[in-house]
Model confidence (mean pLDDT): 89 of 100. Predicted 3D model of a 350-nucleotide part of an RNA (small-subunit ribosomal RNA, central domain) from Bdellovibrio sp. qaytius. Taxonomically the source falls in Bdellovibrio (Bacteria, Pseudomonadati, Bdellovibrionales, Pseudobdellovibrionaceae). It matches the Rfam family "Bacterial small subunit ribosomal RNA".
Context: one part of a larger RNA
C1' cells in the first nucleotide's frame, strides 16, 4: 500500500506473436444498466451535533430536534459511459505500380592469407623479448619458388551507411522466403491499442550424439619476471572455436530509456522514395513522406542532461520499485542430462 515513482539514486520483463481482461473513431435512432434528480420506506437505543431543562456549578442525567455519507422500492432526466439497430471513412487492413537493403534458409563457386605435406634453390642460423630463455634448425630450419591438402574467415567497397522484433546480419551466384518504404487510386468498414497466463525466438560460454579440426586458444607443461608470481610477457598446447541434430535460456541481452496514439519554435548532415523548377541529358535548387545522426527553443530535470527518434504536454494498457546487509541466498515448487535457470523468504544486524 492513500500515494509517489522507474536514463544515471530502488525500479522497463532480452525480444516478439497473441488468449482472457482493460481501453477504444464520426453520425443517427432506441433502451435506461452505470450516472443525475425527486418521493416513500428503512437506517434500534445509547453516543456525536443543536436547543431547552434537572442535580448549588461542572462532569453527569433528562426531553425534543437535527444528522445518519447507506440500502430497497418507485417516478422522472438522457449530456456522458454501457447495451441494441443502422450508417460513415479519417484509425486499421486488402489490392495495384514502383523501390532500397550484410533480413532469413539451402545449395554451389571464388580469390587473398595462416598451417601442413612433397619437390627445387640455398646455408647457419631462425624465432621471440624491455632484455632473455624455453622452442625450432647441419637428420638442412628460417628465407624463396612450384605443386598439393585441409579448415576457418571473407581485405578493399565500408560510411555517426543499410536491414531485422530483439539476439544479430558483411566474398560471389542461384533457388525459396519474411518484413519495410513511396505514389496514386479502388475496395472492406472500427476489423483498433495493450496484453496476466500461454507459445515462439533468443549472443557467448556450457551439455549430449556423430563428424571436422587450419588458425586461435581456457586447462595444462616449460621459459622468464618477481621477495613470491598458482598472473601480466614468451615457447608449446587439449577441450573449445567449425558443421548436423537435440538441449540450455542467461549477458553492461544497454538507448542502463516498455508499447500505442495525438499535440508542441527551429538549424544542419545522411539513407530510401515521390513531386516541382531547370536542362539535350545528368547535377544543382525547392517541397513532401519514411528512417537514421548532430546541435539546440519552450518545457522538463536533483543535476548531468533530454529536447518532434522527448526524459516536454496528455490519454490507454502491461511490467516493475518501496532503506543497506543477510540475498537474488535458504526451503518448497516448476524446468533441465548436467551445469544450473526461474519463482522467492525469514531470523539476525546496521
Nucleotide at each position: 500500500u492513500u500515494g509517489g515513482g522507474c536514463g544515471u539514486a530502488a525500479a522497463g520483463c532480452g525480444g516478439g506473436u497473441g488468449u482472457a481482461g482493460g481501453u477504444g473513431g464520426g453520425c443517427u435512432u432506441c433502451u435506461a444498466a452505470g450516472u443525475c434528480a425527486g418521493a416513500u420506506g428503512u437506517g434500534a437505543a445509547a453516543u456525536c451535533c443543536c436547543a431547552g431543562g434537572g442535580c448549588u456549578c461542572a462532569a453527569c442525567c433528562c426531553u425534543g430536534g437535527a444528522a445518519g455519507u447507506g440500502c430497497a422500492u418507485u417516478u422522472g432526466a438522457u449530456a456522458c459511459u454501457g447495451g441494441a439497430a443502422g450508417u460513415c471513412u479519417u484509425g486499421a487492413g486488402u489490392g495495384u505500380g514502383g523501390u532500397a537493403g550484410a533480413g532469413g534458409u539451402u545449395a554451389c563457386u571464388g580469390g587473398a592469407a595462416u598451417u601442413g605435406u612433397u619437390g627445387g634453390u640455398g646455408u647457419a642460423g631462425u624465432g621471440g623479448u624491455g632484455a632473455a630463455a624455453u622452442a625450432c634448425g647441419u637428420a638442412g630450419a628460417u628465407a624463396u619458388c612450384a605443386a598439393c591438402a585441409g579448415g576457418a574467415a571473407u581485405a578493399c567497397c565500408g560510411g555517426a551507411g543499410g536491414c531485422g522484433a530483439a539476439g544479430g546480419c558483411g566474398a560471389g551466384u542461384a533457388a525459396c522466403u519474411g518484413g519495410g518504404c513511396c505514389a496514386a487510386c479502388a475496395c472492406u468498414g472500427a476489423c483498433a491499442c495493450u496484453g496476466a497466463g500461454a507459445c515462439c525466438c533468443g549472443a557467448a560460454a556450457g551439455c549430449g550424439u556423430g563428424g571436422g579440426g587450419a588458425u586461435c586458444a581456457a586447462a595444462c607443461a616449460g621459459g622468464a619476471u618477481u621477495a613470491g608470481a598458482u598472473a601480466c610477457c614468451c615457447u608449446g598446447g587439449u577441450a573449445g572455436u567449425c558443421c548436423a541434430c537435440g538441449c540450455c535460456a542467461u549477458a553492461a541481452a544497454c538507448g542502463a530509456u516498455g508499447g500505442a496514439u495525438a499535440c508542441u519554435u527551429g538549424a544542419u548532415g545522411u539513407u530510401a522514395g515521390a513531386g516541382g523548377u531547370a536542362u539535350u541529358g545528368a547535377c544543382c535548387c525547392c517541397u513532401c513522406u519514411a528512417g537514421u545522426g548532430u546541435c539546440g527553443u519552450a518545457g522538463c530535470u536533483a543535476a548531468c542532461g533530454c529536447g518532434u527518434u522527448a526524459a516536454g504536454u496528455a490519454u490507454c494498457c502491461c511490467g516493475c520499485c518501496u532503506g543497506g546487509g543477510g540475498a537474488g541466498u535458504a526451503c518448497g515448487g516448476u524446468c533441465g542430462c548436467a551445469a544450473g535457470a526461474u519463482u522467492a523468504a525469514a531470523a539476525c544486524u546496521c